[in-house]
Transfer RNA from Ruminococcaceae bacterium UBA1691, 71 nucleotides, folded computationally. NCBI's taxonomy places the organism under Bacteria, Bacillati, Bacillota, Eubacteriales, Oscillospiraceae. It was read from a public genome assembly. Rfam family: tRNA. The family's RNA type in Rfam is transfer RNA.

RNA sequence: GCGGGCGUAGUUCAGUGCUAGAACACCGGCCCUCCCGGUCGGAGAGGUGGGUUCAAUUCCUGCCACCCGCU
Repeated sequence: GCGGGCGUAGUUCAGUGCUAGAACACCGGCCCUCCCGGUCGGAGAGGUGGGUUCAAUUCCUGCCACCCGCU
């Protein structure tokens, strides 16, 4: 330099045009003498700039970061 993939919660992952979810972690209540543990509840996210659309995490695109391959 070229080609491909990828970017979603603190972490690991889903979802792929019409309400953003789960697990673990975190915070609080309750049970338990306490710990461990159980149970109920809570907060928290689309790398960034544009475009298409009634509607974009999703489609197109510039940039950025990361991974793989080729040279």